[in-house]
RNA sequence: UGGUCGGAGAGUUUGAUCCUGGCUCAGGACGAACGCUGGCGGCGUGCCUAACACAUGCAAGUCAAGGGGUGGCCGCAAGGCCAUCACUGGCGCACGGGUGAGUAACGCGUAGGUUACCUACCCCUACCUCUGACAUAACACCGAGAAAUCGGUGCUAAUAGCAGAUGAGGAGCCUAUGGCUUCAAAGGGGCAACCCGGGUAGGGAUGGGCCUGCGUCCGAUUAGGUAGUUGGUAGGGUAAUAGCCUACCAAGCCAACGAUCGGUAGCUGGCCUGAGAGGGUGGUCAGCCACACUGGGACUGAGACACGGCCCAGACUCCUACGGGAGGCAGCAGUGAGGAAUAUUGGGCAAUGGGCGGAAGCCUGACCCAGCAACGCCGCGUGUGGGAUGAAGGAGCUCUGCUUUGUAAACCACUGUCGGAAGGGACGAAAAGCGGGGUCGCCCCGCUAGGACGGUACCUUCGGAGGAAGGUUCGGCUAACUACGUGCCAGCAGCCGCGGUAAAACGUAGGAACCAAGCGUUGUCCGGAAUCACUGGGUGUAAAGGGUGCGUAGGCGGGUUUGCGCGUUAGGGGUUAAAGACCUCGGCUCAACCGAGGGAAUGCCCCUAAUACGGCUAGCCUUGAGUGCGGGAGAGGAUGGUGGAAUUCCUGGUGUAGCGGUGAAAUGCGUAGAGAUCAGGAGGAACACCGGAGGCGAAGGCGGCCAUCUAACCCGCAACUGACGCUGAGGCACGAAAGCGUGGGGAGCAAACAGGAUUAGAUACCCUGGUAGUCCACGCCCUAAACGAUGGGCACUAGGCGUCGCGGGUGUCGACCCCUGCGGUGCCGUAGCUAACGCGUUAAGUGCCCCGCCUGGGGAGUACGGUCGCAAGGCUGAAACUCAAAGGAAUUGACGGGGGCCCGCACAAGCGGUGGAGCAUGUGGUUUAAUUCGACGCAACGCGAAGAACCUUACCUGGGCUUGACAUCCACGGAACCCUGUGGAAACAUGGGGGUGCCCCUUUUGGGGAGCCGUGAGACAGGUGCUGCAUGGCUGUCGUCAGCUCGUGCCGUGAGGUGUUGGGUUAAGUCCCGCAACGAGCGCAACCCCUAUCCUUAGUUGCCACCAGUUCGGCUGGGCACUCUAGGGAGACUGCCUGCGCAAGCAGUGAGGAAGGUGGGGAUGACGUCAAGUCAUCAUGGCCCUUAUGUCCAGGGCUACACACGUGAUACAAUGGACGGUACAAUGGGCGAAGCCGCAAGGUAGAGGUAAUCCCUAAAGCCGUCCUCAGUUCGGAUUGCAGUCUGAAACUCGACUGCAUGAAGGUGGAAUCGCUAGUAAUCGCGCAUCAGCGUGGCGCGGUGAAUACGUUCCCGGGCCUUGUACACACCGCCCGUCAAGCCAUGGGAGCUGGGGGCGCCCGAAGUCGCACUUGCGUGCGCCGAAGGCGAAACCAGUGACUGGGGCUAAGUCGUAACAAGGUAGCCGUACCGGAAGGUGCGGCUGGAUCACCUCCUUU
Repeated sequence: UGGUCGGAGAGUUUGAUCCUGGCUCAGGACGAACGCUGGCGGCGUGCCUAACACAUGCAAGUCAAGGGGUGGCCGCAAGGCCAUCACUGGCGCACGGGUGAGUAACGCGUAGGUUACCUACCCCUACCUCUGACAUAACACCGAGAAAUCGGUGCUAAUAGCAGAUGAGGAGCCUAUGGCUUCAAAGGGGCAACCCGGGUAGGGAUGGGCCUGCGUCCGAUUAGGUAGUUGGUAGGGUAAUAGCCUACCAAGCCAACGAUCGGUAGCUGGCCUGAGAGGGUGGUCAGCCACACUGGGACUGAGACACGGCCCAGACUCCUACGGGAGGCAGCAGUGAGGAAUAUUGGGCAAUGGGCGGAAGCCUGACCCAGCAACGCCGCGUGUGGGAUGAAGGAGCUCUGCUUUGUAAACCACUGUCGGAAGGGACGAAAAGCGGGGUCGCCCCGCUAGGACGGUACCUUCGGAGGAAGGUUCGGCUAACUACGUGCCAGCAGCCGCGGUAAAACGUAGGAACCAAGCGUUGUCCGGAAUCACUGGGUGUAAAGGGUGCGUAGGCGGGUUUGCGCGUUAGGGGUUAAAGACCUCGGCUCAACCGAGGGAAUGCCCCUAAUACGGCUAGCCUUGAGUGCGGGAGAGGAUGGUGGAAUUCCUGGUGUAGCGGUGAAAUGCGUAGAGAUCAGGAGGAACACCGGAGGCGAAGGCGGCCAUCUAACCCGCAACUGACGCUGAGGCACGAAAGCGUGGGGAGCAAACAGGAUUAGAUACCCUGGUAGUCCACGCCCUAAACGAUGGGCACUAGGCGUCGCGGGUGUCGACCCCUGCGGUGCCGUAGCUAACGCGUUAAGUGCCCCGCCUGGGGAGUACGGUCGCAAGGCUGAAACUCAAAGGAAUUGACGGGGGCCCGCACAAGCGGUGGAGCAUGUGGUUUAAUUCGACGCAACGCGAAGAACCUUACCUGGGCUUGACAUCCACGGAACCCUGUGGAAACAUGGGGGUGCCCCUUUUGGGGAGCCGUGAGACAGGUGCUGCAUGGCUGUCGUCAGCUCGUGCCGUGAGGUGUUGGGUUAAGUCCCGCAACGAGCGCAACCCCUAUCCUUAGUUGCCACCAGUUCGGCUGGGCACUCUAGGGAGACUGCCUGCGCAAGCAGUGAGGAAGGUGGGGAUGACGUCAAGUCAUCAUGGCCCUUAUGUCCAGGGCUACACACGUGAUACAAUGGACGGUACAAUGGGCGAAGCCGCAAGGUAGAGGUAAUCCCUAAAGCCGUCCUCAGUUCGGAUUGCAGUCUGAAACUCGACUGCAUGAAGGUGGAAUCGCUAGUAAUCGCGCAUCAGCGUGGCGCGGUGAAUACGUUCCCGGGCCUUGUACACACCGCCCGUCAAGCCAUGGGAGCUGGGGGCGCCCGAAGUCGCACUUGCGUGCGCCGAAGGCGAAACCAGUGACUGGGGCUAAGUCGUAACAAGGUAGCCGUACCGGAAGGUGCGGCUGGAUCACCUCCUUU
């Protein structure tokens, strides 16, 4: 020095993940409004709605130096002076101010043009300003009228008007250095100099008019528009060009690069937002335009078609004497109305600016100021410092206390902004004017008056912390948390979502967070949104490739040379108003605000230069494209012919009772002869094998054989053309099946239909029939999952293996093999891409060109409109409303009437039961004052309960108590305690008597203490009251199933996977092998206990082989060998053998062994599931009760009984019952023996036993006898009587005994349970609880079987795999009709309103034309606003009724879809059906499963 300052995301679809995609939020802004609140100042801003209507005042006048007047004064008068302003005249009124209706337009913006024009006032230059004449207003008089206003007569002036002259000059014409014709004027002031004017002409300046290029919103469900329309000629008209107007001639002109029509809208500088590109917007300020009650019109003028002028028409308002008149706030204020909403009927011309004037000056709602409003921006304040008893109060909590509010307050020391009071007090003023001086204009010096704001800003002083803080929020996004209240209520909510009794989400409080004189809410715009993608998106499966081709416009386009210089690039110039924005500097104390300077202004225009690229132009080239020649394959198309097999039908023969059909049947056919079989014939449709993921075609599609016609393609050759190409909006053509029309044809098949089945139903699936149709010809339809869900073209980017067609090379006689080129068609795969799946030279890779299409889901491919069609319907194609998602791919589970493998008393094989009977017990139900409560599929129901007569007991009735039955603390009294009375059912109430202990102090009296009792007060106790869905603990269950996980590594964007899958094996994730895994943990197994064998130690209470004794009893001595007891040890490990196997391991009537492959049994229960169970074991949060939901007592109830279910015991009998005799246990407990009495239960008794010692005896069995098939000598319920035992007490309501009674029941329907060995079955014994009470529970031993082929099926489970629309997970999800409510919407006989267009009628004002007229003017004509009539189209509102649609916790019917969804689903079409839907035809895989074929990958 140049460049440069700039870009954030989050929540929400899922069990989780990635992606797609919408919705929502955080930001900024505003002419705002609303809610709560509100101290001061500065600077800005302020009807966005009704261009709705307006009372009142003001907003445009001025000039007396143009003129005539009027009044006053002076003057004799002429005349002068002062004042006035109605009139005449001049200038102004076209500016300034307002508004945004209209306008989609040369309106605006930008850049130009005007040789096609104008311009008052201003500036410069030149020349001129002479002569004359006639009126009129004012005024006076008369008249009309209510008024507004007007008429008549008379007088008068001018810088008013007229005529003449002159003509430098202008204009016109002509024979064009010239000639002819024509055209001006005004005066005023001043003593004067001079000043102000006037005329003509030229020039300038300023301001305009007109024209042009480019830019300027939405709709194609607006596609054609246009008759002055487009052009020409002539004329008119204008300041000027022009169909601007008229006549005539021609038939043009505009439009897919969007005309016309409809909707909306003033445009711009700018403003908001944004990184930018963009998007939105046009208020204030500035430029332009348009408008001025609505519509039309001209006049005047330099300028108007004129906001505060005129005429006419219309609507409205006002006045009126009813005859007529007046008016136009979208100027400033103000009023009403509308609205969510927007201000004072203020001051002043002091400044700036404007009009007039010579000037003074006058006028100026422009403007300058003030007022109102937190409407916005900016600034300031509400105090500062110190201050811990961390005060009080509030709030919370784990509550003797702690935490927080919080240095916050108090208190101490200060300060003094703002507000208040007092005093001082501006800048904004430069001029004008007067005087003087110098000048061409004009300038200089001196003097004087003049400020609305305003006694304001500012300065000083006084006083005193004194007067000045709120709003919103606190579940996540998003910064900020607790308590109480509430209990899907009340409510919140921007999205997700909160609220159903512990809510950080509602309400309140405390606390906190964020902003702050504001804070929130609402609305709108941009942003985030790359969510319309130019910058900067997509289209296989998420939304999206047109069904396919041909081709028009358009877009894009090979090599080379020339020229041009349109695009393009560079340099320069002009413009891009000011303001704003940016930078710098400056002025208000700062800032906002304001001033100055600078840069920028991406655009347009002009000039110059360059010529690579694109374009244009003129040539050339051959590689793109095409032609030709020679070969080739093929279900390519069309037409005609022809062939055999099969089905059906007909005829005939043989032949007899069935055929057919199904899961099983039936309908149907058949003795009138079917079916079967043989022969002959008829007819239609389709072409087995070949046949292949093979071939051909643009797609749809194409299949026997032959012929004819015809198209495309491939290979080879390199002769020809010479870019002729690619794509392709519209357009045209083709286009499966179904369907339609006409005419044929019709064998089989087959919508509809009929019948038979199935079923709850079956408008289906299955069966028997069967019509359209399927076939042909001609004509329509034009849609499909028309799919590779993948548009076309060109080029580039690893390979490998098949297959089809043609060619080349080597070898070969050849078939053929190998190598290789081109074209097609497949599979695998690298890089790369992809959300993933996958694609991958046939791209979904990398690029270029062109086209189609998408932009959340539903509504809906619907409605309306248009168009096509004979119809069915097709194409095009919305909105309201509604949802917070809808989706894609992949993951983990779960599930499947998916698959594979494997277990289990799961089935099967067997044995015995339950379900039937009466009884026991539990439950439901019912009942009751109460029948307390809990448990409810498995996994509640002989469960809690291992034992309800009282107690238990929680329930009911009645009677009592209230600091309580129980705990701690305090005070007082008393020791404690014992005996005893009255009332009462008891509790309780109320009496009497006795009695004084222990420890300490003290001399005694006495006092104190511990403990206990009583009384009293309050803190508190108490609750089997609620919540097991607030919990701990404990438990059940899947399941003793084999699983469940982790670390590191690896793979995947990720969820996640791998390991844990695979091949074997096991009871087992047991072990082995393999493997991107390597290890590990919880489970399995083992370790523990019991049991089976042996050894050892020990030997009483146990035992007795040997010895002795004996009352014959291990009784005694003795012994410890055995049994046994209970300590320790051994033993079993697939260790050995054989076979198989890589191994693990498996097999064996193997060996050995007491035991053999886990020997048997037990204990032991992974991660987890079921909101499983339990607040009534216990514990416990919260809630609730507190003279009761607590507590005490008596009685009752839990034991009820029409009934239903579960679990049991006993039976129905002879494998039995009864009787008699007789044998053999173990566990365990603490009990009670003998004897005597009783039929018995039992009583009595008390030996023995504090326990291997006593109690203590088994039963089935065995041996006999009787019973003989019967409701029995079976069975024992029920009932009566009499008793026993326990217990205060057996009535409700115990067990047992004896006698008597003797019910149902003769093996149990559907269904269902247990068990695989010392098991089932059967037999007894013991124990816990317990006063007593069991058929239950827990144990013990005795006797002691049958069967298992096997894994198809049922149930449960494990592993792998597959599909999924499920994930509170199939007890899932989910579709349609119907019924109910609400909402928006289509159709609709019509009805109403609106804006235009078209035709016709009438026709104001007015310009123009014609005629008449002295003048004023009159008449006629063209056009013409408003009005009227008519037909048609369009838009909007409304409408009985009607159609579908959406939404709405728990309505009805079915079950269509998701798994093979139980008939695979879906698409198109047709028919049918309450509904989902069913069926036919064709198509698709976006179908599971099994098998086969083919190909690929790996070895």
The RNA shown here (small-subunit ribosomal RNA) has 1499 nucleotides and comes from an Actinomycetota bacterium. Model confidence (mean pLDDT): 85 of 100.